[in-house]
RNA sequence: AGAGUUUGAUCAUGGCUCAGAUUGAACGCUGGCGGCAGGCCUAACACAUGCAAGUCGAGCGAGAAAGGUCUUCGGACUGAGUACAGCGGCGGACGGGUGAGUAACGCGUAGGAAUCUACCUGGUAGUGGGGGACAACUUGGGGAAACCCAAGCUAAUACCGCAUACGCCCUACGGGGGAAAGCGGGGGAUCUUCGGACCUCGCGCUAUCGGAUGAGCCUGCGUUGGAUUAGCUAGUUGGUGGGGUAAAGGCUCACCAAGGCGACGAUCCAUAGCUGGUCUGAGAGGAUGAUCAGCCACACUGGGACUGAGACACGGCCCAGACUCCUACGGGAGGCAGCAGUGGGGAAUAUUGCGCAAUGGGCGAAAGCCUGACGCAGCCAUGCCGCGUGUGUGAAGAAGGCCCUAGGGUUGUAAAGCACUUUCAAUUGGGAAGAAAGGUUGCGUGUUAAUAGCACGUAGCUGUGACAUUACCUUUAGAAGAAGCACCGGCUAACUCCGUGCCAGCAGCCGCGGUAAUACGGAGGGUGCAAGCGUUAAUCGGAAUUACUGGGCGUAAAGCGCGCGUAGGCGGUUUGUUAAGUCAGCUGUGAAAGCCCUGGGCUCAACCUGGGAACUGCAGUUGAUACUGGCCGACUAGAGUACGAGAGAGGGAGGUAGAAUUCCACGUGUAGCGGUGAAAUGCGUAGAUAUGUGGAGGAACACCGGCGGCGAAGGCGCGUCUCUGGACCGGUACUGACGCUGAGGCCCGAAAGCGUGGGGAGCAAACAGGAUUAGAUACCCUGGUAGUCCACGCUGUAAACGAUGGGCACUAGGUGUGGGGGGUAUCGACCCCCUCCGUGCCGCAGCUAACGCAUUAAGUGCCCCGCCUGGGGAGUACGGCCGCAAGGUUGAAACUCAAAGGAAUUGACGGGGGCCCGCACAAGCGGUGGAGCAUGUGGUUUAAUUCGAUGCAACGCGAAGAACCUUACCGGGGUUUGACAUGCACAGGACAGGUGUAGAAAUACACCCUCCCUUGCGGCCUGUGUACAGGUGCUGCAUGGCUGUCGUCAGCUCGUGUCGUGAGAUGUUGGGUUAAGUCCCGCAACGAGCGCAACCCUCGUCCUUAGUUGCCAGCGGAUAAUGCCGGGCACUCUAGGGAGACUGCCGGUGGCAAGCCGGAGGAAGGUGGGGAUGACGUCAAGUCCUCAUGGCCCUUACGCCCCGGGCUACACACGUGCUACAAUGGCUGGUACAAUGGGUUGCAAUGCCGCGAGGUGGAGCCAAUCCCCAAAAACCAGUCUCAGUUCGGAUCGCAGUCUGCUACUCGACUGCGUGAAGUCGGAAUCGCUAGUAAUCGCGGAUCAGCAAGCCGCGGUGAAUACGUUCCCGGGCCUUGUACACACCGCCCGUCAAACCACGAAAGUUGGCAGUACCCGAAGUCCCGAUCCCAACCUUUAGGAGGGUAGGGCCGAAGGUAAGGCUGGCGAUUGGGGUUAAGUCGGAACAAGGUA
Repeated sequence: AGAGUUUGAUCAUGGCUCAGAUUGAACGCUGGCGGCAGGCCUAACACAUGCAAGUCGAGCGAGAAAGGUCUUCGGACUGAGUACAGCGGCGGACGGGUGAGUAACGCGUAGGAAUCUACCUGGUAGUGGGGGACAACUUGGGGAAACCCAAGCUAAUACCGCAUACGCCCUACGGGGGAAAGCGGGGGAUCUUCGGACCUCGCGCUAUCGGAUGAGCCUGCGUUGGAUUAGCUAGUUGGUGGGGUAAAGGCUCACCAAGGCGACGAUCCAUAGCUGGUCUGAGAGGAUGAUCAGCCACACUGGGACUGAGACACGGCCCAGACUCCUACGGGAGGCAGCAGUGGGGAAUAUUGCGCAAUGGGCGAAAGCCUGACGCAGCCAUGCCGCGUGUGUGAAGAAGGCCCUAGGGUUGUAAAGCACUUUCAAUUGGGAAGAAAGGUUGCGUGUUAAUAGCACGUAGCUGUGACAUUACCUUUAGAAGAAGCACCGGCUAACUCCGUGCCAGCAGCCGCGGUAAUACGGAGGGUGCAAGCGUUAAUCGGAAUUACUGGGCGUAAAGCGCGCGUAGGCGGUUUGUUAAGUCAGCUGUGAAAGCCCUGGGCUCAACCUGGGAACUGCAGUUGAUACUGGCCGACUAGAGUACGAGAGAGGGAGGUAGAAUUCCACGUGUAGCGGUGAAAUGCGUAGAUAUGUGGAGGAACACCGGCGGCGAAGGCGCGUCUCUGGACCGGUACUGACGCUGAGGCCCGAAAGCGUGGGGAGCAAACAGGAUUAGAUACCCUGGUAGUCCACGCUGUAAACGAUGGGCACUAGGUGUGGGGGGUAUCGACCCCCUCCGUGCCGCAGCUAACGCAUUAAGUGCCCCGCCUGGGGAGUACGGCCGCAAGGUUGAAACUCAAAGGAAUUGACGGGGGCCCGCACAAGCGGUGGAGCAUGUGGUUUAAUUCGAUGCAACGCGAAGAACCUUACCGGGGUUUGACAUGCACAGGACAGGUGUAGAAAUACACCCUCCCUUGCGGCCUGUGUACAGGUGCUGCAUGGCUGUCGUCAGCUCGUGUCGUGAGAUGUUGGGUUAAGUCCCGCAACGAGCGCAACCCUCGUCCUUAGUUGCCAGCGGAUAAUGCCGGGCACUCUAGGGAGACUGCCGGUGGCAAGCCGGAGGAAGGUGGGGAUGACGUCAAGUCCUCAUGGCCCUUACGCCCCGGGCUACACACGUGCUACAAUGGCUGGUACAAUGGGUUGCAAUGCCGCGAGGUGGAGCCAAUCCCCAAAAACCAGUCUCAGUUCGGAUCGCAGUCUGCUACUCGACUGCGUGAAGUCGGAAUCGCUAGUAAUCGCGGAUCAGCAAGCCGCGGUGAAUACGUUCCCGGGCCUUGUACACACCGCCCGUCAAACCACGAAAGUUGGCAGUACCCGAAGUCCCGAUCCCAACCUUUAGGAGGGUAGGGCCGAAGGUAAGGCUGGCGAUUGGGGUUAAGUCGGAACAAGGUA
């Protein structure tokens, strides 16, 4: 410090997710030791039991017992002035716990004045003399108990007078008032009632003034969220007076006034203890407030006071309530949010431990007692820190595991082995520090009359440890007792095998899993951390993703529809002043701890500890005065006013003109009009449409008219009159900052809509009809009502858009246009130049993600306002406000997704555009689709009808040929190292062949015949055994190879350079041209590659070479005839080599190009015809059944052998063909002319036989020699005469031929007979552009036989092409896109189904706070005439004073009433969201088919 994820890819926006650190944690697996810390975050839920606050006999009275000793047995002494309880004092207000409440002067920080403060401390002055009670106790009584009542006795540092009063308090300044307590130690003289007085010391007491400490009160500032909480407040705000408090104060009361708080957020609601700090972060911040420390609040819930220095009191009291317990039912008792502990809740949090040894606290003179504060121990890996689980050596790289390309690799120096060490744990023995006080003795000093006593110092002695079997040291033994967890697809370090097969499962995000999963589960290996490791939860970070530091708003989310203007914010030049902001110094404070730095102590560290720094803050004070602010003045450049002139659909009101539509009346006139893609509805013979004249009425203003004008926006268009707003220009004068923006607020605000009343020509939602359509509640047509118009009122929204808030300033230009002014020149005008304001286009810098913006900024700055923070849910719900309604405005959440969205790129696509090709259409010729048959396919059937191929690009395809075989299928019969290959071991033997028997055959058995060699070895064969064979079994979606197709279409790319942030672009686009990315020109491109073309084969012309089996012109010979023979190689031909054609030549055209057109010559002319040749790629195209091959599967079978059957089935459907329907023909007869090929398991001649298929026979030929071989159409004759025929030949019968073990299922052919459909074929559809189509026959492969198929060959031999609008396919450019699996795309809504959350809802059930009233506990206060009473006074009657009953104010809980706010549940209902394969349509994306 970043990374993953939207896309085919890119940039940017934007969310989600991850890597880090952390925790009072929990859970899973695992677990050796120690140190230091931490440990109910939930139920402030309820609590059994024990303990947690007592102490003082040196304040006071009273005062045992057990036990012990003695005993005269009565008792005495001791225990002991002890225990227990009481009066009294001090302390129970500290310490400890918890965080419920509290949004507050509660806390933090800085200040303040009107206060108190026990114990402590300093000072001053005292401490005299009396009195009366009450507990305890005794007696009596009540009660179950708790406890209570009555009478009597008694002490005090308990209580009450009196005396005294410096200071103290009150005061009218004269005066008045008010204290105390003793106890203990010691003691010389004096006195004594022998108790003591007295003196002294110590402690205490009283009054008062200070200090210290602690506490109370007040103030400034800071301190969570919600405005879907906007108004709140009657003791409320202030005053006067009384009361009250320690103290200021409405704290309280009476009266008076009517204030006080609030958009700088009052009130209300929700949430919350606050802080130092803690976690995180670079910081600023964000989150948090366990442990430790400061403050606050609380103590079962609510209320209340008492006591006290201090409380409205955790382990006190009273009352009310809930709960629990005891009870004799009459009454009582209780409060763990102290320490342990229990139940409960919960994911979850410990021992009913030891000790007061230390530190601290209470009491005490002290010893001491008390102390669950505290110190320790126990439990828990909860965290942090440290240590260990060995070290060295060790290659035969052991065994085992795993993988493997079978070689090996890896685990791995790892282990074993050898040599060492012993931390920790175990064991033996030793052993600190934490302890100083205290007590006692001696000495010294002070106090004192004092050598007592007390205090202090000093020395000796004594003696205190829970922890503790402590830390630490040491002995002994032995590698001995001690490693796991997570992960290994990317992010993210780490890879293989097996299992599984969209299953089981994983997953933080993206995503894995559908038979080869590095992603699931296991294993081996690896990586990371390590006594832990992972997961979950939570916080910060990354996130600049709330942006102060540090973001944005044209199109990604985001500028209010526009203006006026309040508060607020900001504000021109300048003098002076002030010093609020600002800056500097100093002072105080900012607790300690923590963090940081630096020392020290535990062996280190964690931890502890000393010092420093820091605490960015606040306050005070002294200064500074540039800037900002305040105040006083001045100025004119901002702003405004006056004057002059022109422009304009700016606004309001009034009246008016013409054209057109419609309607009415009349005339002319006749059969249609109208409307559409085409029609129909509609109108018209009752006279329409058309046309003429006249009239009525409403609405809108053609041309001018223009990215022209005006207005803030909405918006404004005939002309005229009137009223009126604003802007611009020109130059002078005036005012003197008067300005800008603008939360709330207010005005205006298109269309539609609403209300009332008018108006209504045209147009036209709704509606009706006609069409279209599968449907058509639409698009089109004919009608047509609201509405559109006017007046008044409402609504307040729009893609109210420049999707761009307003103002000011600055920053190259160029060119239009509207309004005004000026200059030059001129008599004047135009032109030209300058300038101000407006409105457009282009463009530099700059900006921008890009597109684009660019002086009219989206540039550079300043000021102010508004708005945004992922998509959906949703601009929805609820609530408020507005509205007559429609609705508007403000405006969420649950839930859900990992995206949604922007710009640009490359493709693909479009019922987008342009250009151009192709038998693509058109023009032609012939077919298919109808018939019969053949063949293939689908379907059906079947035991099986083997399998594959399935739009073009499957279907006479694999199959160039299924009777058996083939054959893979079915039935049956057999076989198991196998029909076939290789190796090994053992045994035996030739094997082969022939014959016979059984059998359907395979097979089995028998017989015959039998080897080569030198024993051996070996070959060969058989059998047995073992490795293995075998599989046309599966996967063409694991593959190779081969093939089809787009397409013989003209395309597909690369290097370097350049442009772009980038994907990419350029080149390859453009202008021409071509069959062609063919070539030329141009060009930020220049070159190159694969394709095109050419090179190759063949046909066409010529030449040459060579002439046998070919040929025969000339010469010769022979024949009935024939190149038959001699001979020849001229010709044909054969097959080698060459020539030839290149737009080369001419003319035209084109750009002086490429090229095109025409011509000449030529056998051939513009690639001459044909073939071979198939770019990058596409279709997971086809093929595992050609072959090869990974994986999987079968192994007495899914292998192998055999026989029979099937692949040939047949209601039907389709494809491809053949033959036809006839006269351009059929039949009969005659005559003629080919080429390619094939032939020894072969082709077979002449001859003979058969009507024929064929038979017989065998010359010749391994082929330019012989044979197949007859070519057929054609031509010449004849016949048929338009008919289901002399057309057509299916089908069937009979008889045959050939092949072959076999012709039944199931071959071809022949003869005779039979003679079906069919008379040119619906919608639709195919081929072909020249030696082509059409037509005619011939050959070949396969093959025993079987072709109407296929592949070839030649014969005869056309028609047509204007042209590119349309259909199909393709190429290039461009455009749009929401497509990228790419239009066979994407995608919307209703309905149906399941699930989820939410809203409404008759109601129902809780909670909270408030208001009014009723009742009114305890209790303070007030009254207190009833009753009672010790201290003082007293004249003994009584008084003063105190208390009590009772009354009054307030008052908790409770009750009643009407409302408010807020939850839960709720039949039903509403929309929303989600969910591989449901229904209906087809709204959007292309002109998405109606933009």
The RNA shown here (small-subunit ribosomal RNA) has 1491 nucleotides and comes from a metagenome. Rfam family: Bacterial small subunit ribosomal RNA. The RNAcentral record of the sequence draws on SILVA.